This is a predicted structure of a 1482-nucleotide RNA (small-subunit ribosomal RNA) from a metagenome.
Its mean pLDDT, the model's own confidence on a scale to 100, is 84.

RNA sequence: AGAGUUUGAUCCUGGCUCAGGUUGAACGCUGGCGGCGUGUCUAAUACAUGCAAGUCGAACGGAGGUUAAUUUUAGCUUGCUAAAAAUUAAUGCUUAGUGGCAAACGGGUGAGUAAUACAUAGGUAACAUGCCCUUAAGUUUGGGAUAACUCUUCGAAAGGAGAGCUAAUACUGAAUACUCUUGAAAUAUCAUAUGAUUUUUCAAGGAAAGUUACGGCGCUUAAGGAGUGGCUUAUGUCUGAUUAGUUAGUUGGUGGGGUAAAGGCCUACCAAGGCGAUGAUCAGUAGCUGGUCUAAGAGGAUGGUCAGCCACACUGGGACUGAGAUACGGCCCAGACUUCUACGGAAGGCAGCAGUAGGGAAUAUUGCGCAAUGGGGGAAACCCUGACGCAGCGACGCCGCGUGAGUGACGACGUCUUUCGGGAUGUAAAGCUCUGUCAGGAGGGAUGAUAGUGACAGUACCUCCAGAGGAAGCCCCGGCUAACUACGUGCCAGCAGCCGCGGUAAUACGUAGGGGGCGAGCGUUAUCCGGAUUUACUGGGCAUAAAGAGCAUGUAGGCGGCGGUUUAAGUCAGAUGUUAAAUCCCUCAGCUUAACUGAGGUUCGCAUUUGAUACUGGAUCGCUAGAGAUUAGUAGAGGGAAGCGGAACUCACGAUGUAGCGGUGAAAUGCGUAGAUAUCGAGAGGAACACCAGUUGCGAAGGCGGCUUCCUGGACUGAAUCUGACGCUGAGAUGCGAAAGCGUGGGGAGCGAACGGGAUUAGAUACCCCGGUAGUCCACGCCGUAAACGUUGUUCACUAGGUGUUGGAGGUAUCGACCCCUUCAGUGCCACAGAUAAUUCGUUAAGUGGACCGCCUGGGAAGUACGACCGCAAGGUUAAAACUCAAAGGAAUUGACGGGGGCCCGCACAAGCAGUGGAGCAUGUGGUUUAAUUCGACGAUACGCGAAGAACCUUACCAGGGUUUGACAUCUGUAGAAUCUUCUGGAAACGGAAGGGUGCCUGCAAGGAGCUACAAGACAGGUGGUGCAUGGCUGUCGUCAGCUCGUGUCGUGAGAUGUUGGGUUAAGUCCCGCAACGAGCGCAACCCCUUUCCUGUGUUGCCAGCACUUACGGUGGGAACUCACAGGAUACUGCCUGUAAAAAGCAGGAGGAAGGUGGGGAUGACGUCAAGUCAUCAUGCCCCUUACGCCCUGGGCUACACACAUGCUACAAUGGCCGAUACAAAGGGUCGCGAAGCCGCGAGGUGAAGCCAAUCUCAAAAAAUCGGUCUCAGUACGGAUUGCACUCUGCAACUCGAGUGCAUGAAGGUGGAAUUGCUAGUAAACGCAGAUCAGCUACGCUGCGUUGAAUACGUUCCCGGGCCUUGUACACACCGCCCGUCACACCAUGAGAGUUGGGAAUACCCGAAGCCAGUGUGCCAACCGCAAGGAGGUAACUGUCGAAGGUAGGUUCAGCGAUUGGGGUGAAGUCGUAACAAGGUA
Repeated sequence: AGAGUUUGAUCCUGGCUCAGGUUGAACGCUGGCGGCGUGUCUAAUACAUGCAAGUCGAACGGAGGUUAAUUUUAGCUUGCUAAAAAUUAAUGCUUAGUGGCAAACGGGUGAGUAAUACAUAGGUAACAUGCCCUUAAGUUUGGGAUAACUCUUCGAAAGGAGAGCUAAUACUGAAUACUCUUGAAAUAUCAUAUGAUUUUUCAAGGAAAGUUACGGCGCUUAAGGAGUGGCUUAUGUCUGAUUAGUUAGUUGGUGGGGUAAAGGCCUACCAAGGCGAUGAUCAGUAGCUGGUCUAAGAGGAUGGUCAGCCACACUGGGACUGAGAUACGGCCCAGACUUCUACGGAAGGCAGCAGUAGGGAAUAUUGCGCAAUGGGGGAAACCCUGACGCAGCGACGCCGCGUGAGUGACGACGUCUUUCGGGAUGUAAAGCUCUGUCAGGAGGGAUGAUAGUGACAGUACCUCCAGAGGAAGCCCCGGCUAACUACGUGCCAGCAGCCGCGGUAAUACGUAGGGGGCGAGCGUUAUCCGGAUUUACUGGGCAUAAAGAGCAUGUAGGCGGCGGUUUAAGUCAGAUGUUAAAUCCCUCAGCUUAACUGAGGUUCGCAUUUGAUACUGGAUCGCUAGAGAUUAGUAGAGGGAAGCGGAACUCACGAUGUAGCGGUGAAAUGCGUAGAUAUCGAGAGGAACACCAGUUGCGAAGGCGGCUUCCUGGACUGAAUCUGACGCUGAGAUGCGAAAGCGUGGGGAGCGAACGGGAUUAGAUACCCCGGUAGUCCACGCCGUAAACGUUGUUCACUAGGUGUUGGAGGUAUCGACCCCUUCAGUGCCACAGAUAAUUCGUUAAGUGGACCGCCUGGGAAGUACGACCGCAAGGUUAAAACUCAAAGGAAUUGACGGGGGCCCGCACAAGCAGUGGAGCAUGUGGUUUAAUUCGACGAUACGCGAAGAACCUUACCAGGGUUUGACAUCUGUAGAAUCUUCUGGAAACGGAAGGGUGCCUGCAAGGAGCUACAAGACAGGUGGUGCAUGGCUGUCGUCAGCUCGUGUCGUGAGAUGUUGGGUUAAGUCCCGCAACGAGCGCAACCCCUUUCCUGUGUUGCCAGCACUUACGGUGGGAACUCACAGGAUACUGCCUGUAAAAAGCAGGAGGAAGGUGGGGAUGACGUCAAGUCAUCAUGCCCCUUACGCCCUGGGCUACACACAUGCUACAAUGGCCGAUACAAAGGGUCGCGAAGCCGCGAGGUGAAGCCAAUCUCAAAAAAUCGGUCUCAGUACGGAUUGCACUCUGCAACUCGAGUGCAUGAAGGUGGAAUUGCUAGUAAACGCAGAUCAGCUACGCUGCGUUGAAUACGUUCCCGGGCCUUGUACACACCGCCCGUCACACCAUGAGAGUUGGGAAUACCCGAAGCCAGUGUGCCAACCGCAAGGAGGUAACUGUCGAAGGUAGGUUCAGCGAUUGGGGUGAAGUCGUAACAAGGUA
């Protein structure tokens, strides 16, 4: 410090996710030791048991104990013992009670609390303070009670009641006293809202306690100190405005009360204030802080342990005592709960330490000790102390250590993998040589304690002993992110933080091997910060990505021109105080180190104070550049009102006139013989204003358009004068605000939602047509929204230009402002710098800056719900969440596509010819059937295709019969030549038996090659699967003209350029131009056939001339011709004319056998279709192995209601039949072609000559031509079908061959919608040959020649293709994408008759305890009084206040709720096709 993820790719915007750190954690797997920390985050839920606050006898009286003495008594051993009792004395013994101090600290928890809290800095001249310290003074003298105790008594208990006795440092009277208190008066100093302090005088009032060991310790008053508190001020301290008003002791004053103390703290009266958009009030949440975590920092989050403060102590209320409490282990009352009970009453409060139950994912021992530190009491000893010190439990965290070290193989075993060679684990192990940390055993043994005292603890630590022994796991390995293979699985099981893996070759699941990371831990989950500049102060944005309010006026606020003086608030500098300790950081130091701990140092902020005065602010005096005013002009659809006008339209009237009009893609509805439409005349009505008219003008925006008048707002320009910052922006607020809509009343010609009808359509609640109501118009009032858009807030300043245009002014010039120049204000286009993600913007900024406002923070849910406000309503404004997704989006790029555009081509259409589609048959396919009808091919690009030949074989299929190292290959062993013949079982395969035969090579003993049989296994074999694992081959777009690269240039980039443009071509063919210049694969050419000529060679070919002849190139001969085979030549727009741009080229012409690639073939770019083929072959993986292999016989592939495809033959006279007679080319042939002759009606038979072929042969070419016949009919057309008889091939023609003869003689009379081929030697017609092949289903296929046309105006349309351009929401690329209803399932949510529960208030009722007040006739020891009585007190009663409770109506927050609304998500559901292309109605 970044990374992954939107796309085919790119840049941007933007969210989601990850890598880091953290924790009082939990869970999973695992677990050796030690140190230091830490441990109920949930139920402030309920608690059994024990402990957590006592102490003082030197305050007091008792009681008890002990000791001593004495007395009495008892036993007797007669001076001893023992016990008991009493008395006295002693006692450093114990302590129930009275009394004192403590219990208000320490310890716990965080419920409440948003301020009565906390933090920081102040104030207290408005206060208090036990114990402690210092100082001064004092401690005199009386009195009456009471507990304990004793007795009686009530009660179950807890606990009381009565009578009697007694003490004090308990209570109390009096005296005295001050720098004490109160009141009054004066003085000085200080201070300033009050007052404080000093000095002086007077009056009134107020103290004390004793004890002792004689040292003291206490007590009282006063002053001071220290420390601790109370009160108070300022600033800071979470969220919500879908909480906007709140407050009645409320705000202030006066009197009074109260308090330690100011104060509405309380009370009476008076006034009407106080708080609030700088967020009051209300609601929600929350203890605050030092700090802690994170972060570069600024920040953000957090407040457990430790420390400071606060609050609380079962819930609520209350006071008492006291220096201090409104009191955790005190009291009273109410409530809930629990326990005891004799039912009458009592008792209790772990949020102290342990512990229990419960809740929960989850959090420890009912431990030891007061040895240390600290606290309480005491004079002290000492006692108490679950504070604390320690130990125990938990890897909960941090830190440290160990689980061994060295050596050890071209490398063991095992395991994994493999291309079978090897590789990996791996120096790892074993082995050898060592060490001894930790743990274990033994011995010694601290510091903590400066007299004594050690829980920890025989602990830390030290020494010795033995032995590698007792001590390693967890997660991960597709990318992010370090680390890869095998097997299993087969969209299953599963994984997953995001992207995403898994559908038979998964580095992503599971296991294993290997590897990576961390390590006594490792992962997961959860939390916070970070990354996230993703709330942007540091540090973001708003034309199109989310985002400028529809526009203006203007309040508060924010900001503000030039100069002078002053102030010193902001600002800057210095000093001082504070910023608790701990923590963080720096430097040292102590534990072996570290964690941990100690010492020293640094620090924000706040306050006080002293200075500075540039800037900002305040005050004041001026200025004119901003702003405004006056004045003279100018332009304008600026606004409001009234009046007027013509064109058009409709209606009504009159006239002419007759059958249609109207409307559409085409129609129909509609109108019209009751006279329409059309035409003319005159009239009525309403609305809108053609031309002018212009990216012209005006207005803030919405918006404004005939003409005239009236009223009125603003702008601009010129020249001066005046005011003197008067300015800019603008939260709230106010006004204006298209269309539609609403209310009331008018108006209503045209148009026209709704509605009706007609069409269209599968449907058509639409588009089109005929009608037509609201509305559109006017007046008044609402509404308040629009793609209210320049999708661009207002304002000011600055920053190259060019060119239009509108309104002014000036200059120059002129007949003239006609042009030209300058300038101001508007309004457009282009463009530099600059900006931008790009598009683009560019003085009219989206540039560079200033001021202010508004708005945004992923998509959907949703501009929706609820609430509130506005509205008559419609609705508007404000405005969420649950849930869900990993994207949504912007700009640009390349493609593809378009019922977008332009250009061009093709038998693509058109023009023609012949067909197919109808019939019969053949062949193929589907379907059906079957034991099997083997398999593959399926739009074009499957279907006379693989198959250039299924009777057996082929054959892969079926049935049956056999076989198992196999029909075939290699290896091993044994035996044998190989092999041939015969007989026999069987359908054959396959067996059984007999006989013949002894080979080849050699160096000849051996051995070798080949073959056969047997045996065993390695293996063979598979037309079994996967063409979506593949190679190869092939089809198709398409013989279409395209497809790319290098360098350069442009662009952030994908990419572009080149390859586009202007011409041209069959062509990216060529030329020209050009930020491109070149190149490659394609095109063309080179190759073959054909057309012409030449040369060479002439046999088997040829025969002009000559000779012979059986009359046949047969023979001699010839080499001319044809022909054959070789080799050459020729054609290149080369020449001419025209045209084009002077080019490329095109048109025409000449010559030529041939003319513009002459004709044909071969040749198929980058790629597309997961196109076809695992059944040609090859091949990975999977599968079968007495079978999915192999052999055999028979059957099937030939089935047959039907459908399709491709063909053949026809339907006839351009013909059929009969007869006669011509002319080819190209091929084949020895297991072959087979002549002549003879036989047969014929297929054919016989025959054998010739031929391995320019020799012989298949072989007859056919249509054509000539002659004859038929005469338009189901025929002398047509030949299917069937019968009989034959021929040939072949082991074999039944299923299932072909052919022949005779007989039979079906459909069919030119073929619907639709559709195919062909542009010249072509179509059409005619025959011939070949491959395969025994034969053949060939009418197929591939070739060959013979005869031989018609037509093309042309490119509008159909189909396909190429180039350019445009749009796009497509990229699996239009067979794309995608919307809504409905149906089903699930999820969250709104409404909902209601219902349940909680919260905070309000009003009233009741009114506990208690304080306060009153009464106090009952009662009472101290003081007064001789007494009566008084003073004083008190029980009780009354009153105000008052908690809980009750009642009432509202409010608020939640839960549930029949039903209902929309929303979201789901696999391949239903209906349509709304959007994206002109998306088919933009």
Rfam family: Bacterial small subunit ribosomal RNA. Its family is annotated with ribosome and structural constituent of ribosome in the Gene Ontology. RNAcentral holds the sequence, with entries from SILVA.